[in-house]
RNA sequence: CUCCUAUAAGAGCAAACCUGCAGCAAUGCAUUGACGCAAAGCAACGAGGCCACCGAAGUUUAGGUCGUGGUGGAUGGUCGUGCUACCGAA
Numbered sequence: 001c002u003c004c005u006a007u008a009a010g011a012g013c014a015a016a017c018c019u020g021c022a023g024c025a026a027u028g029c030a031u032u033g034a035c036g037c038a039a040a041g042c043a044a045c046g047a048g049g050c051c052a053c054c055g056a057a058g059u060u061u062a063g064g065u066c067g068u069g070g071u072g073g074a075u076g077g078u079c080g081u082g083c084u085a086c087c088g089a090a
Base pairs, nucleotide, nucleotide: 004088012037013036019030020029021028022027035077041083042082043081045080046079047078048075050073051072052071053070054069058066059064
């Protein structure tokens, strides 16, 4: 230095829930909180699930419901990928 990494040390992040605000929604932000996290740091490039709208065939008397798929969105605490990083026992 690289890989790796704990029943070590010091720091860090903050799920659910409550309240408020924004949004049609998924969800986000703030607050409270401490379930967890060794990248739960950064980046929506790929996949997944999620939301909104459109929508073939079929279904319905009709309204409508479901809906291959398409468009847009949101999610990094679902996974992959890229970049970066603290400590140091084996």
The RNA shown here (c-di-GMP-I riboswitch aptamer) has 90 nucleotides. Of the family's consensus pairs, 95% are formed in the model. It matches the Rfam family "c-di-GMP-I riboswitch aptamer". Rfam links the family to the GO term cyclic-di-GMP binding. It was read from a public genome assembly, where an Rfam model found it.